About this RNA
Predicted 3D model of a 557-nucleotide part of an RNA (small-subunit ribosomal RNA, 5' domain) from a metagenome. Its mean pLDDT, the model's own confidence on a scale to 100, is 82. Its Rfam family is "Bacterial small subunit ribosomal RNA". Gene Ontology terms of the family: structural constituent of ribosome and ribosome.
Context: one part of a larger RNA
RNA sequence: GAACGAACGCUGGCAGCGUGGAUUAGGCAUGCAAGUCGAACGGGAAGCGGUAAAUUCAAUCUUCGGAAAGAGUUUGCUGUGGAUAGUGGCGAAAGGGUGAGUAACGCGUGGGUAACCUGCCCCUGAGUUGGGGACAACAGCUGGAAACGGCUGCUAAUACCGAAUAUGGUACUUUGUCGCAUGACGGGGAUAUUAAAGGUGGGGAUUCUUCGGAACCUGCUGCUUGGGGAGGGGCCCGCGUCCCAUCAGUUAGUUGGUAGGGUAACGGCCUACCAAGACUUACGGGUAGCCGGCCUGAGAGGGUGAUCGGCCACACUGGGACUGAGACACUGCCCAGACUCCUACGGGAGGCUGCAGUCGAGGAUCAUUCGCAAUGCGCGAAAGCGUGACGAUGCGACGCUGCGUGGAGGAUGAAGGCUCUAGGGUUGUAAACUCCUGUCAUGAGGGAAAAGCCGCACGAAUAUUAAUACUAUUUGUGCCCGAUGGUACCUCAAAAGGAAGCGACGGCUAACUCUGUGCCAGCAGCCGCGGUAAUACAGAGGUCGCUAGCGUUGUUC
Numbered sequence: 001g002a003a004c005g006a007a008c009g010c011u012g013g014c015a016g017c018g019u020g021g022a023u024u025a026g027g028c029a030u031g032c033a034a035g036u037c038g039a040a041c042g043g044g045a046a047g048c049g050g051u052a053a054a055u056u057c058a059a060u061c062u063u064c065g066g067a068a069a070g071a072g073u074u075u076g077c078u079g080u081g082g083a084u085a086g087u088g089g090c091g092a093a094a095g096g097g098u099g100a101g102u103a104a105c106g107c108g109u110g111g112g113u114a115a116c117c118u119g120c121c122c123c124u125g126a127g128u129u130g131g132g133g134a135c136a137a138c139a140g141c142u143g144g145a146a147a148c149g150g151c152u153g154c155u156a157a158u159a160c161c162g163a164a165u166a167u168g169g170u171a172c173u174u175u176g177u178c179g180c181a182u183g184a185c186g187g188g189g190a191u192a193u194u195a196a197a198g199g200u201g202g203g204g205a206u207u208c209u210u211c212g213g214a215a216c217c218u219g220c221u222g223c224u225u226g227g228g229g230a231g232g233g234g235c236c237c238g239c240g241u242c243c244c245a246u247c248a249g250u251u252a253g254u255u256g257g258u259a260g261g262g263u264a265a266c267g268g269c270c271u272a273c274c275a276a277g278a279c280u281u282a283c284g285g286g287u288a289g290c291c292g293g294c295c296u297g298a299g300a301g302g303g304u305g306a307u308c309g310g311c312c313a314c315a316c317u318g319g320g321a322c323u324g325a326g327a328c329a330c331u332g333c334c335c336a337g338a339c340u341c342c343u344a345c346g347g348g349a350g351g352c353u354g355c356a357g358u359c360g361a362g363g364a365u366c367a368u369u370c371g372c373a374a375u376g377c378g379c380g381a382a383a384g385c386g387u388g389a390c391g392a393u394g395c396g397a398c399g400c401u402g403c404g405u406g407g408a409g410g411a412u413g414a415a416g417g418c419u420c421u422a423g424g425g426u427u428g429u430a431a432a433c434u435c436c437u438g439u440c441a442u443g444a445g446g447g448a449a450a451a452g453c454c455g456c457a458c459g460a461a462u463a464u465u466a467a468u469a470c471u472a473u474u475u476g477u478g479c480c481c482g483a484u485g486g487u488a489c490c491u492c493a494a495a496a497g498g499a500a501g502c503g504a505c506g507g508c509u510a511a512c513u514c515u516g517u518g519c520c521a522g523c524a525g526c527c528g529c530g531g532u533a534a535u536a537c538a539g540a541g542g543u544c545g546c547u548a549g550c551g552u553u554g555u556u557c
Base pairs, nucleotide, nucleotide: 001557002556003555004554006553007552008551009550010549013403014402015401016400017399018398019396020395026359027358028357030356031355032354035090036089037088040087041086047080048079049078050077051076052075053074054073055072056071057070060067061066097314098313099312106241107240108239109238110237111236112235113234116233117232118231121229122228123227124226125225126224127223128222129163131161132160138153139152140151141150142149143148168194169193170192171191172189173188174187175186176185177184178183198221199220200219201218202217203216206215207214208213242286243285244284249279250278251277254276255275256274257273258272259271260270261269289311290310291309292308293304294303295302296301316337317336318335319334320333339350340349341348342347367393369392370391371390375389376387377386378385379384406436407435408434409433416427417426418425419424440498442493443492444491445490446489450484455479456478457477458476459475460474461473462472463471501546502545503544504543505542506527507526508525512541513540514539515538516537522529523528
């Protein structure tokens, strides 16, 4: 000199863009953060409409017995409606947080997989036949304080289970081509084994019909089984990756082999047996997530790993598996432990290192805000729903940048302050005063972009098809959709009006005098100042520097 996720002191007008729990991976009240699909399925609450009956009030009529428009309540039937819960599917393994652990194939980089997997997505081949039995919901009974159950009975499905078929796949065998090895790829063969599920639109002849519809034709979308792809992942290897030798030897599943198991897959990954090997800056200790990057520097290098992006690891602590294409799973399950809460004492519930917020510790780090309008993600045919991801606003001079606090003229060089050799000098064109301007702030009026979709209405063309149905695509016109926000921006009004501080002035180092103090009080980054004339302490005037900041402290180069 530069830099910072900074803190502290004094001061503080506005705006834009960034950025903000670095410490206790300490404990957490409360709310929200993962749902969605009725076009997979059964059932169907509230509400609304109609109708019938009962009943309450009652205008009016009355032969005084009663009848009764109308209003209300309850119940039954029926239509509409579609909530909550349930079965089932997909998602919940993403997104979000943190850096505790990890010195490791964890990360970076370059390769290998002839040792592998891959839901959704894209291209392509074939199929989608015919049956069965349950379990929730629900109803009844019943246990428990609760959490949560138990028994009996009924029922649907794209839930579950057999059967048929096999273009194919797998196992076996034969053959060709190729490869760095194990082997890989392709063709042929007989046998064995191996699938499936429907849903929703449209249609006119014919058939059946419980008159609802079904068969039939057709569109879309699912399902099953192959092949290929894309994207994603698993595993292996070369090289690189901090300090300590006051850590010199370490190791028994250890190193290798055979056989078996296990895995998607190679492998001591695991087991049995056999051999005795294997490593050497190993082993041990300390510290630490790694990288793209960031800071500094002319560079080489040094330091660092906040925000943003990639990878890894973790989810109260430790262990375990289940489901699934994918987890050994942050807001899933089981066990143990610590802690907190409820309890009828028998037993239960919980996990903010998600977003806000709270306590604690700390020098120190924000709102218990708004919205799904945009971008994305999940589900859905779609409308749409959900989304503390995200988009916004708020708070903090924490940082960077921009703007302002006025401009021009103005010398009796006013007054006042300071100083003086008492003449003067300086503050100083500075002020007053005159003439202007109108940024920001203030008030008033107008008022966005971000919106493109999607959907609806009316048309046209093409594809599909028996079809001028339906559906899909393209296209034209109109309508609908904004959290921010009546914000940005523009115009007008008024008025210099509301807006300057901080540090330094002995040398390094730009900037000097007076007063007070008297080795005292104090200053100080280094040298050093202060003991009666202190440019070094304190105050004042003046000056210098930077400026909505200026200094100090800490850290890095």